[in-house]
Order: sequence, then C1' cells, then structure tokens
RNA sequence: AAAGCCCGCCGGGCGAUCGCUGGCAGACGCUGUCUGCGAGAGGAACGUCCGGACUCCACAGAGCGGCGUAGCAGGUAACACCUGCCCACCGUGAGGUGAGGAUCAGAGCAACAGAGACGAGUCGGCGCGCGGCUGCGGAAACGCGCAGUGCGCCGGGUGAAACGGGCAAUCUCUACGCGGAGCAACACCAAGUAGGCAGCCGACGAUCCUGCUCGGGGAGGCUGCGGGUAGGUGGCUCGAGCCGGCGCGCGAGCGCCGGCCUAGAGGAAUGAUCGCCACGGCGCCAGCGAUGGCGCCGCACAGAAUCCGGCGUACAGGCGGGCUUUGCUU
RNA sequence: CUGCCCAUAGCUCAGCUGGAUAGAGCAACGGCCUUCUAAGCCGUAGGUCGCAGGUUCGACUCCUGCUGGGCAGGCCA
Repeated sequence: AAAGCCCGCCGGGCGAUCGCUGGCAGACGCUGUCUGCGAGAGGAACGUCCGGACUCCACAGAGCGGCGUAGCAGGUAACACCUGCCCACCGUGAGGUGAGGAUCAGAGCAACAGAGACGAGUCGGCGCGCGGCUGCGGAAACGCGCAGUGCGCCGGGUGAAACGGGCAAUCUCUACGCGGAGCAACACCAAGUAGGCAGCCGACGAUCCUGCUCGGGGAGGCUGCGGGUAGGUGGCUCGAGCCGGCGCGCGAGCGCCGGCCUAGAGGAAUGAUCGCCACGGCGCCAGCGAUGGCGCCGCACAGAAUCCGGCGUACAGGCGGGCUUUGCUU
Repeated sequence: CUGCCCAUAGCUCAGCUGGAUAGAGCAACGGCCUUCUAAGCCGUAGGUCGCAGGUUCGACUCCUGCUGGGCAGGCCA
C1' cells in the first nucleotide's frame, strides 16, 4: 500500500414561524377554554420467532398423551439467548459455521445405476472338500476335464453408500423443561333495550380447568336469527431501569456506593414550511496542482400501543479500536 | 394488539408418512371435421413448485429466516 477479519459507536446540527398529545401551575364565563413552564419514538420502536413479568381460570392438581431443547462448565428471573473450553467442517490466515446425546433397546428408509441396497448373499476368478458323469487317458490305483454344491480368499465395475456403514431437522430411546389463555388478559362505572325468538346439550353434573382419564367446580352452555351500545376509568409505565465510580471474574456477568427520572397516546400525538451549516453526487468557473467559489439534486431502514430480556431481519452514510495475508522499502 | 392459516402452468386444484420424467380439468396454439363457426377428435407448448439458506446421497415435501395474501377473537351477554 492493497485485499480482508472482528469489536464498539453514531445515524444529521442550530434558529424562526405555524400546529399536535400528555404533565404541573394560574386565571375564567369551570364535563371546558386560555396563558405560562417543562416533556414528547428506535437501534431496530419492525417480524412476532423464543423466554419471562403481570392478570384470570382452582393456591395450577395427578397420570397418559403432546410439544420443545440437547457436547462440558458457567451466567441469568428465564430462555432455543450469552460467555469460556473441547470436537467437527470451511478459510493460507485473522476468524467463521454447527438442532454437537443415543443407530450393540427396537423399528423404518435408500430412486436411478448395478449381479447384489439393508434381508443377506454371489457376477467373475482362485484354493480346498464332497458326491456325480453314457467325457478323455490308464490294466488298476489314479490323473485331467465338465457342470453342481459347501467353505475360505480376492476382484473390476455400478453407486452417496456394498456383512460394513449412513439417515435420528424418520419413528423411537435417554435427560431436562413446559397447566391453559392472553392487556381485545382482567377489574369497575355509565348509557341503551326486544337482557328477545328458534334448535340442541345439561343436577344420570353440561359449559369450564384440559387433548384424554381421574379429580375439581356447580347452572347455565353452544349455534343461528334479531336488537342495543361503538362511551369512560383503572391496569399504564419506577423498572430484572439509566449514568458514573470502585471491587470480583479470562469472560458473559455480579456486588457495593453516588447521582438521575427518561413518551404514555389510545383510530391513536411526537408534525409541516423556511433559512444557515455539515455530508455525498453532478455541472460550470478560477488555478500547473493541491484546492477554492457558484448552481442543482440527494440525505437510509423505519415509526411506540401492557412491560422487559433475547434472537432474526432491514438500513444512505460516517467514526474509532484491534488483528490477518500478500507485496514493496529500511 | 393477540392467535392461526395459505402460496404448485394463464385460472381452479392434486401431489407434500422424501426418490429425480411435477400431473389433472378449463383456457392457449396447430391440425382434422364443417360452406363457416360452435361442439367433437388428434396433437403441441407452457412450471426459478413465492424467495433465500440449512439437514440429507437426494427436498414441491423436513427445518429456519424473509415476501405477499387471508381468517378469527372485544361490550350489553
């Protein structure tokens, strides 16, 4: 210098005008309006793929079934996440990827090709044994030959794979975990009327917990048609929280101390316009060049909806750190 | 918001307990028949199996992640 690998971070800034949603304070003509102050999207708020908190169902029960996970150790509220180490594969390397238990518990599968595909055998050759032949030689013993059969050994070729394996992201076994539903959970208030009609099930216990059985519980339940309401409050944002320091640990992380409060809407606010600056591209001009000036255009992915920890996916552009390989120079 | 389902030819679907040529009907095109058309008969073409990756000897099928589309669930009750 070129080509890469890994980790961390940012992801426009300032000002003006007009708006939007909550909070606090004040005023007024008080279900509200106005004024002032202060706050108001993200690293993924996304996908909803895992794990939890929380709420109800019985304090979440027993057995079977079902689902999920899988090296070893650790972290954590928990996990399929993360960290360290081992192993396998890929890469020259830095590094990356891994659903990485068990196929002597059992079952199942393997197209085409090939003699033969999961049952064991035999396509060809060789050796030995056995019995056979209206074969040949020989007086006979026997030798040779032929096809058959048993055992052993070897082999080309086919194919992913040929008595030796593969596939458990096939059933299964082992170990561990999981009760069901989900904030449209759930609780309360208000309004309104046709709290209605028909069919079926139900104290011989329905619906429900729960897929089945046991067990629990105790009066309505399901379907169709029709009617009304389309309102409010709580849950709701202080939390496994954020920042800094110290200590422990290889690390993920943990402990202690100090400081801080950082959206809470709910058909759903967090916006729009303009100016300047920053960044990138293009064009023109000046300049030998470095560069400077002017004009135009662009500036990503995406947007909270009960909350949290992860994973995955999308992302214009930019910053910082560590490392590898190759080439050159000293 | 929560839970769940689907994607195969132009259209509607089958195949999906893995096996290599992915089929069927309608539609399209060509021919026969007919004076011509329709119907009928014969033949032909048409597929990244939504996309990407993984497991496997082998994937439409199994697993994972995306993309697009769809369904259900609220109060009186």
This is a predicted complex of two RNAs, RNase P RNA and transfer RNA, with 407 nucleotides together.
It holds a member of the Rfam family "Bacterial RNase P class A". It is annotated as a ribozyme. About the family: Ribonuclease P (RNase P) is a ubiquitous endoribonuclease, found in archaea, bacteria and eukarya as well as chloroplasts and mitochondria.
Model confidence (mean pLDDT): 77 of 100.